[in-house]
Context: one part of a larger RNA
Molecule: small-subunit ribosomal RNA, 5' domain
Organism: uncultured bacterium
RNA sequence: AAUCAACGCUGGCGGCGCGCUUAACACAUGCAAGUCGAGCGAGAAAGGGGGAGCAAUCCUCUGAGUACAGCGGCGCACGGGUGAGUAACACGUGGAUAAUCUGCCUGGAAGUGGGGAAUAACCCUGGGAAACCGGGGCUAAGACCGCAUACGCCUGUAAAGGGAAAGCUCUGCAAGGGGCGCUUUCAGAGGAGUCCGCGGCCGAUUAGCUAGUUGGUGAGGUAACGGCUCACCAAGGCGGGGAUCGGUAGCCGGCCUGAGAGGGCACACGGCCACACUGGCACUGAAACACGGGCCAGACUCCUACGGGAGGCAGCAGUGGGGAAUCUUGCACAAUGGAGGCAACUCUGAUGCAGCGACGCCGCGUGAGCGAAGAAGCCCUUCGGGGUGUAAAGCUCUUUCGGCCGGGAAGAUAAUGACGGUACCGAGAGAAGAAGCCCCGGCUAACUUCGUGCCAGCAGCCGCGGUAAUACGAGGGGGGCAAGCGUUGUUC
Numbered sequence: 001a002a003u004c005a006a007c008g009c010u011g012g013c014g015g016c017g018c019g020c021u022u023a024a025c026a027c028a029u030g031c032a033a034g035u036c037g038a039g040c041g042a043g044a045a046a047g048g049g050g051g052a053g054c055a056a057u058c059c060u061c062u063g064a065g066u067a068c069a070g071c072g073g074c075g076c077a078c079g080g081g082u083g084a085g086u087a088a089c090a091c092g093u094g095g096a097u098a099a100u101c102u103g104c105c106u107g108g109a110a111g112u113g114g115g116g117a118a119u120a121a122c123c124c125u126g127g128g129a130a131a132c133c134g135g136g137g138c139u140a141a142g143a144c145c146g147c148a149u150a151c152g153c154c155u156g157u158a159a160a161g162g163g164a165a166a167g168c169u170c171u172g173c174a175a176g177g178g179g180c181g182c183u184u185u186c187a188g189a190g191g192a193g194u195c196c197g198c199g200g201c202c203g204a205u206u207a208g209c210u211a212g213u214u215g216g217u218g219a220g221g222u223a224a225c226g227g228c229u230c231a232c233c234a235a236g237g238c239g240g241g242g243a244u245c246g247g248u249a250g251c252c253g254g255c256c257u258g259a260g261a262g263g264g265c266a267c268a269c270g271g272c273c274a275c276a277c278u279g280g281c282a283c284u285g286a287a288a289c290a291c292g293g294g295c296c297a298g299a300c301u302c303c304u305a306c307g308g309g310a311g312g313c314a315g316c317a318g319u320g321g322g323g324a325a326u327c328u329u330g331c332a333c334a335a336u337g338g339a340g341g342c343a344a345c346u347c348u349g350a351u352g353c354a355g356c357g358a359c360g361c362c363g364c365g366u367g368a369g370c371g372a373a374g375a376a377g378c379c380c381u382u383c384g385g386g387g388u389g390u391a392a393a394g395c396u397c398u399u400u401c402g403g404c405c406g407g408g409a410a411g412a413u414a415a416u417g418a419c420g421g422u423a424c425c426g427a428g429a430g431a432a433g434a435a436g437c438c439c440c441g442g443c444u445a446a447c448u449u450c451g452u453g454c455c456a457g458c459a460g461c462c463g464c465g466g467u468a469a470u471a472c473g474a475g476g477g478g479g480g481c482a483a484g485c486g487u488u489g490u491u492c
Base pairs, nucleotide, nucleotide: 001491002490003489005488006487007486008485009484012364013363014362015361016360017359018357019356020322025320026319027318029317030316031315034074035073036072039071040070047062048061049060050059051058052057081275082274083273091199092198093197094196095195096194097193100192101191102190105188106187107186108185109184110183111182112181113147115145116144122137123136124135125134126133127132153162154161155160167180168179169178170177171176201247202246203245208238209237210236213235214234215233216232217231218230219229220228250272251271252270253269254265255264256263257262277298278297279296280295281294300311301310302309303308328354330353331352332351336350337348338347339346340345367397368396369395370394377388378387379386380385401433405426406425407424411419436481437480438479439478440477441462442461443460447476448475449474450473451472457464458463
C1' cells in the first nucleotide's frame, strides 16, 4: 500500500459498488420455460336471461367455440448457478481442417402435383391404495408413408441409379393479389467439432513407464481425421531437456504490490472449460449424453392398503447445519434482452429496481463571526501562580444534511413507469437532531499527578512493574485519525 475480510468500541446523511472464502452439507414452502386456436380434432361448468310445471325438474339462449386436457410446431442445448473434478490441447496464443457439421437469420436458383394408411383426445371396458397401466371402437392435421417431377444435390470413372414438399391467413363477389410458411440446393453471417506449434504449479525421500501399448493391413463407426473400436501382422512407443507416480489447482483477460524487473492472487465484471444427489447409459434433436428430460444402479428423504411408488435449490428468495463470517421467503416486466406468436399478447427470480449490512471507495455534515490578560468546575503548583481556554456563557448570523409542508420529472418515438410522490425545485421552523476511537518510554507525534509495589498488569521489537513508574490502572493535559478508529488474519 492492499483486502470478498472478521473481531472490539463507536456510529448522522448520500452516491456508486460489494456481500457463504467454511459443508459440490441436507433441504420445508413459493416462484425460476414456456408459447402458438392464423397447424388439427374435440369441447365443458358455475353464473345470468327466457319458457313449461304446484314443485322436484326439464327445455332453450347466453356464458363460449371460452376454460381444462389432447395431437402437432418451435423453444426447453439460451439465459441463470457453482468450481467438485481436471496438470489436460482444459486454458492462452498462433495456425490447420482438400478430415467436418450448422436450427433460426441474410442473399441467390428451382419447386410446392396427385394419393394412402394410422393414432391421441373422445366413447365403452378391465387392473391398481396410489403413481399409473391395459383391452375394444371412432376421428383430424403443417403428424406419418408411398407415387409423380428434379436445374442444381447424393452414389458412381462412366453408363446408370437415388432423393422433396403443407398448408394457413388477409383482401376481394370472383378472378386475382398480399403475408406467414413448406421442399431441394448454392453462398454468406454467426456458432460448433477436430488436429497441431509454443506457453504457464510443486516433489527424484517418485526412475523407470507402457499390451490397444507403438506402427501396419482390412473392416466397423462418426458430421469428420484417427488404435476411436475390432480381426490379423510386426515389436514397437515414452523417459534425466524428468517419463511414470504422488501432491496441489478450474484457465485467461485481469486484480494487488512494486521505480521496474519481479512476486502474489483468481472475489466482483468479461471470455473459455467442467459439473448439476453419486456412478453409468443412451433417446430425441441442427446441436445434449441434456441443472428444473429419460433409463439403470447406489446412498439419502418422503408416501404406501406392504404389492409398489415419489424426490434432487452448485436457479431466486428462504431453512437447518458448519463457521470468526456473508442479506429479503420484496416490487415490476416500465426499460434492456430472451422464447413463442402475423399480431394483440403471454412467459421471463435474465434483467431493472427496492430492502438489509460503515463491507469498501468517494462526497457532505455535526455550525460561522465576535467574545476576558481570561467566569465557574476540574487538574497541576515552588501557593506567587499556571493549564483546560475564545473554549463556554453572551451577542450577531447562517440553515448544508436531517425533519415538516407544497410542487414534481427525465428515463417513453403515439400509448405503457416497478423504481416513486423517488431525484430535483420551492417555502417555512430552529444551532436546532448528528463524535468517536487509538495512542503519549525509544523506534514514533504527544507529560504530569495519584493509585499499585516483580502484585495487579503492559508488550510489535527493545523491554516496563520489587515504594517517588512520562512504560501498569485512573484523573488532568497532549498527539493522531475521524463516521469511523483500533486489533487480528493474508499479499507485495